[in-house]
Formats: sequence, C1' cells, structure tokens
RNA sequence: GAACUUUCUCAGGGCGGGGUGUAAGUCCCCACCGGUGGUAAUGCCAUAUCUUAACGGAUAUGGACAAGCCCACGAGCGCUCAGCUAAAGGGUGUAACCCGAUAGUUGAGGACAGCAGAUUCGGUGAGAUUCCGGAGCCGACGGUCAUAGUCCGGAUAAAAGAGAAGGUUU
Repeated sequence: GAACUUUCUCAGGGCGGGGUGUAAGUCCCCACCGGUGGUAAUGCCAUAUCUUAACGGAUAUGGACAAGCCCACGAGCGCUCAGCUAAAGGGUGUAACCCGAUAGUUGAGGACAGCAGAUUCGGUGAGAUUCCGGAGCCGACGGUCAUAGUCCGGAUAAAAGAGAAGGUUU
C1' cells in the first nucleotide's frame, strides 16, 4: 500500500420586497436554494524548465476543489409479500364456520416497473450538455382560513456516502 472485518462520529440549503384577497412565506411579479459517488479535455493552485526588460506566455509534473438539469445512488410516495384490524360480498335456506374484493395499520423487500424531475445557444479548443458568457428549465409525501423546492410535520428518524480508531490476512 491492498483485501476483508468491527466499533464510533459526521452526513441539506433556501421567501427578502411588492400585488390581489376576509385569508397566501402556498396564487401573481421580482427574489432565494441545490444531498451522495463518478466523469472533469486548456478551469483553479503549486513546483520545475524554457522564454520575456517586465507584465506575461509555453511545456512538464504534482495537488485538492469543481455539473441541481451527463451517468449512477439516496430519503419520500407508490408497488410486491407477510402479520393484525375492519369489511361489501360469497360458499348455503338459516346458524355456526370458512373464503373474502376493498380500506386502515405494522413489518420486510432494490439483479421493483412507476411517480421522478429538469438544457440549450454562443465562445475557446483536436476534444467540453462539465470551462467562460447568455438565455432557460426542475424540485417527494401529509398539513394549512388559499394551490408550498423555501412554512409546519413524520424526522432527536432513515440514508447515498464521508471520516476516524481497532482487528485479521497479504
């Protein structure tokens, strides 16, 4: 250094102004925000060499960072399965008993479809949906005097993953 493993820690931002209205952080106009991993060509930083009077430029090496809308992942809803509760209806003429659409609730499930998302134009260049400039677009569920990415709630939860310490092997 690598592989496997244990424990612990950490792991989401944002409504400011105006309008309408009985009422809006929910509508309308302007505003504001962007989880995790990957990719990252000439972005950024450092060093070396060459070049320049100097600013600066070129090349090489190393480094961390860099995409909401490129590729994946995560929570939420949904879906599937199981338990529990209720239950239309059915087995049958009645009762008992059994089955049971459907609804609620709890738990499990990712080699589960879906909700589930959203980008283009110009520039540089051999090469960019990543750089530079412009213009756009997107954002779970439940709640609410009124429709929510920004308020409240599930959530002191869960989690993509990040880090630390220890163990085993090599």

Record summary
A computed fold for a 170-nucleotide RNA from Vreelandella aquamarina, annotated as FMN riboswitch aptamer (RFN element). It matches the Rfam family "FMN riboswitch aptamer (RFN element)". Rfam describes the family as follows. The RFN element is a highly conserved domain that is found frequently in the 5'-untranslated regions of prokaryotic mRNAs that encode for flavin mononucleotide (FMN) biosynthesis and transport proteins.